A computed fold for a 79-nucleotide RNA from a Pseudomonadota bacterium, annotated as c-di-GMP-I riboswitch aptamer. Taxonomically the source falls in Pseudomonadota (Bacteria, Pseudomonadati).
RNA sequence: GUAUGUAAAGGGCAAACUGGCAGCAAUGUCAGGACGCAAAGCUUCCGGUCCGGUUUCAGCGGAUAGCGGGGUUACCGUA
Numbered sequence: 001g002u003a004u005g006u007a008a009a010g011g012g013c014a015a016a017c018u019g020g021c022a023g024c025a026a027u028g029u030c031a032g033g034a035c036g037c038a039a040a041g042c043u044u045c046c047g048g049u050c051c052g053g054u055u056u057c058a059g060c061g062g063a064u065a066g067c068g069g070g071g072u073u074a075c076c077g078u079a
Stems, first nucleotide, its partner, number of pairs: 002079004012037002017032006035066001041072003045069003048064005
């Protein structure tokens, strides 16, 4: 450097649900909580899904990275 994740070490993240706060909403965030995750780190570039507005249909704005793909960075082990 490339491929890979059976077992291990040190660790990491945190679904549902509950409470506070923000938002019209999707949803986000903080605390509790762990279903899971080897990129469940980062990034809306592509597709999907969801929400809002709309001239009801083209388009517009938004959400989701824990829906998939792409891009990018990285710990440990193995080959």